[in-house]
A computed fold for a 117-nucleotide RNA from Baia soyae, annotated as SAM riboswitch aptamer (S box leader).
Of the family's consensus pairs, 94% are formed in the model.
It matches the Rfam family "SAM riboswitch aptamer (S box leader)". Rfam describes the family as follows. The SAM riboswitch is found upstream of a number of genes which code for proteins involved in methionine or cysteine biosynthesis in Gram-positive bacteria.
């Protein structure tokens, strides 16, 4: 980098250094010298992977154990800690006299995990 798959309306910030941008892209709308961004330290959130433990089911010599599902935990590997992925983007449905706005469904794009190349 590509592919597959799951999730994305919940949650969680202080300090130090730096010093003007940032929110992926476009439009909008926001954040920002009461300090953007990046890095570091400490802290936290969450439960994807791994782990511990409990329950149920199946297999089993009804034991050990294995597999699946569910609950709990949080010392490991990632991730995350403004705003729903900040909103919209493409298509359809429905509402409406029509348009706009707004609603719903699916999709695209993106992010993160796990697996593969």
């Nucleotide at each position: 980098c590509u592919c597959u798959u799951a999730u994305c309306c919940a949650g969680a910030g202080a300090g130090g250094u730096u010093g003007a941008g940032g929110g992926a892209c476009a439009g909008g709308c926001c954040c920002u010298a009461u300090g953007a961004u990046a890095c570091c330290u400490c802290g936290g959130c969450a439960a994807c992977c791994a782990g511990u433990c409990u329950g149920u089911a199946u297999g089993g010599u009804c034991a050990a154990c294995a597999u699946a599902c569910a609950a709990a935990c949080a010392a490991g590997g990632u991730g995350c800690c403004a705003a729903u992925u900040c909103c919209u983007g493409c298509a359809g449905a429905g509402c409406u006299u029509u348009u706009u706005u707004g609603u719903c469904u699916g999709g695209u794009a993106g992010a993160u995990g796990a697996g593969a190349g």